[in-house]
Large-subunit ribosomal RNA, domain VI from a Lachnospiraceae bacterium, 263 nucleotides, folded computationally. It was read from a public genome assembly. Rfam family: Bacterial large subunit ribosomal RNA.
Context: one part of a larger RNA
Order: sequence, then C1' cells, then structure tokens
RNA sequence: CGUAGGAUAUUUGAGAGGAGCUGUCCUUAGUACGAGAGGACCGGGAUGGACUGGCCGCUGGUGUAUCUGUUGUUCUACCAAGAGCAUGGCAGAGUAGCCAAGCCGGGAAGGGAUAAACGCUGAAGGCAUCUAAGCGUGAAGCCCCCCUCAAGAUGAGAUAUCCCAACGAAAAGUUGUAAGACCCCUUGAAGACGACGAGGUAGAUAGGGCAGAGGUGGAAGCAUGGCAACAUGUGGAGCUGACUGUUACUAAUCGGUCGAGGG
Repeated sequence: CGUAGGAUAUUUGAGAGGAGCUGUCCUUAGUACGAGAGGACCGGGAUGGACUGGCCGCUGGUGUAUCUGUUGUUCUACCAAGAGCAUGGCAGAGUAGCCAAGCCGGGAAGGGAUAAACGCUGAAGGCAUCUAAGCGUGAAGCCCCCCUCAAGAUGAGAUAUCCCAACGAAAAGUUGUAAGACCCCUUGAAGACGACGAGGUAGAUAGGGCAGAGGUGGAAGCAUGGCAACAUGUGGAGCUGACUGUUACUAAUCGGUCGAGGG
C1' cells in the first nucleotide's frame, strides 16, 4: 500500500515445512516343521540405542553485584572493624535464570489408492490363460491421519462484537471527532533494533519497604575462659542478586498525534 467504511477479537485452510529410524528380551512355544541337531510365521507384551520436542520437581554444571575463609599490599590516624587492587586475587559453598549428564514426551495405530508379486472370473483361441472387458489381496514407499506456519490464497475467505451518518446541493474534498490505536512513560519468563506481552494513579508495571523461601554458616559489640593463638555465650547469629506474597513510599505526571462518513 492492497484486501471497496473504520476497528477489536476469534478463526477456516489453498499451500508449505517437520516427523517417518531401529535393537534386544518375554510370551505364544521348545509348539508347527524336522530322524536329530535345531527351530519359526502370525499375534500379544516389556525394555533399550540414536534422533527429536519440551521442562528444571529430582541429580548436577554454571552462577564476575550472594555468603564465608584466606595471602600480599595501600588506605580509613592507631587497636578492633572494614574498603580498594592483585585473573571474581585465591579458595569453599550457592538462589533465580540458562543448561545436560537430569526429567517427561514423540515415531504408533488407522483409512485410501498403488508397486513388485499373488489371485478370482474370463474370452480372443470350444482347452488353457491374473487381462484383452471386469473384480480383488498387497509395501518402511504415495495421499490422508499427527505437529508447526499459513488469506499478499491479489482467488486477498469466514464469524462475533464495537463506532456511526457531521460540513459541503451532489461529486471532488476539508476539518474536528467516534470505536480504536499510537506517541510518551514503568517494564517483561519478549527482545540486536523494530516487533510481541503486562501496565500507566479508577494503578501492583518496575524500583523500594515489609514478611517469607532459598543460600551462606555462626556477624559486630559485649561478656566469660585462656599467657596467647583462640574458644564459648548472647544467637540457626548476621548478611543475603534474580524467587514467593504483600504494600502506593518512589517512578509510570501533565499531555500530544492519528483514526470512519461507506464504488
């Protein structure tokens, strides 16, 4: 821009893409078969491999603004307590998120038309013949079925709901609007940016506060014991990023723009 008014939702599916793999074991059954050795078809069930989709409750990895320990050095006048730098200084743990080595799922079943092949009926050609007319069975393959996208499918589809009939004699057109949308702002399990989603005071959108979960692992100060290093008590302490709940304290203020009148 189009989809012959303007919107908001929900959809149909022409078409396109994806998937399509396979082992072992048990059973049927030591049955059919076979002198024996051996050893099934068909059918039923279980469990794997690789591949693939999703997820983070479990097991773990990472976790550079979490907690703790610790070395050297500089600084906060000094002690104590801390801060900076040294690969996050090094080391031990670790929430959320992300992730696999962890967990859940998938290939199936079914329908249709067929290939090779196997048949029925059956002439030409009194017989025979699956074929010439006609009718079947039949594959991991083909078309459906399963999953995803999809009406720019210009063949531009459908359904529901909302807005309505201003100015202009009419047409062309113009202005302000309606429903609605955007700008702007707070932002997100969304994201390179656009986009998408949640919100903008009639508000829990983000931050902060409060409470909790989870993590770390016993703060500082004081007291007691010890010559001291240190230990113990106060006290599962103190601190704590992303998690959960709650709360208008802070910031989403005030505003602006676009947008129909129906060939």